[in-house]
SAM riboswitch aptamer (S box leader) from a soil metagenome, 134 nucleotides, folded computationally. RNAcentral holds the sequence, with entries from MGnify.
RNA sequence: UCAUCAAGAGUGACUGAGGGACUGGCCCGUUGAAGUCACGGCAACCGCUUGGGACGGAUGUUGAGUGUGCAAACUCUCAACUCUCCCCGAGGACCAGGUGCCAAAUCCAGUGUCGCGCAAGCGGCAGAAGAUGA
Numbered sequence: 001u002c003a004u005c006a007a008g009a010g011u012g013a014c015u016g017a018g019g020g021a022c023u024g025g026c027c028c029g030u031u032g033a034a035g036u037c038a039c040g041g042c043a044a045c046c047g048c049u050u051g052g053g054a055c056g057g058a059u060g061u062u063g064a065g066u067g068u069g070c071a072a073a074c075u076c077u078c079a080a081c082u083c084u085c086c087c088c089g090a091g092g093a094c095c096a097g098g099u100g101c102c103a104a105a106u107c108c109a110g111u112g113u114c115g116c117g118c119a120a121g122c123g124g125c126a127g128a129a130g131a132u133g134a
Base pairs, nucleotide, nucleotide: 001134002133003132004131005130010039011038012037013036014035018028019027020026022110023109024108025107040102041101042100045098046097048091049090050089051088052087053086056084057083058082060081061080062079063078064077065076067074068073106129111126112125113124114123115122116121
């Protein structure tokens, strides 16, 4: 910087009072919080397989042309193929691939704006903050 965030998925052992980022709520917690370890699971961001697109790159191979050169060879241009990079889509989930996650929507709201309402308030959209990945 970009993408996603209303879905999904937990047991045991050790330990023992906190935890849900922050603030305010509201929750979870001695019927065991957070943490560590073991095993298990979810998901599909990257990787992987595959299809398509596009501008480049390596310039790799081949071919054609042009020029230089006695020659070997070399410069340049074009085409095809290969590889790589970028973008879009699809697939599958163990072949110990890299992460992540496994209370509650990111638990809700925090800022702005719009709609409804006498009001308290309710709802929509956008944003901020945060999390995860690339």